[in-house]
């Protein structure tokens, strides 16, 4: 230098294959219930330009490109 894989919520993902239902799950933090009170539990909330530009499209976390970053191999 070349290949391949990964970047989506504070944190651990899932969702890309085959574009399309207001972008999801566990954890975590608030906030209310239970309780003598803490923990457990039970309801609620709130946290995303989906790594960044640009293209193709009625429509893009998805498809195409270019570029950052991270594993890992060849050299």
């Nucleotide at each position: 230098g070349c290949c391949u894989c990964c970047g989506u919520a504070g944190c651990u993902c899932a969702g890309u294959c085959a574009g399309g239902c207001c972008a999801g799950a566990g954890c975590u933090u608030c906030c209310g219930g239970c309780u003598u009170u803490u923990a457990a539990c039970c309801g609620g909330a709130g946290a995303g330009u989906c790594g960044a530009g640009g293209g193709u499209u009625c429509a893009a976390a998805u498809c195409c490109u270019u570029c950052c970053g991270g594993g890992g191999g060849c050299a």

The RNA shown here (transfer RNA) has 75 nucleotides and comes from a Thermoproteota archaeon. Its Rfam family is "tRNA". The sequence is in RNAcentral, with records from ENA.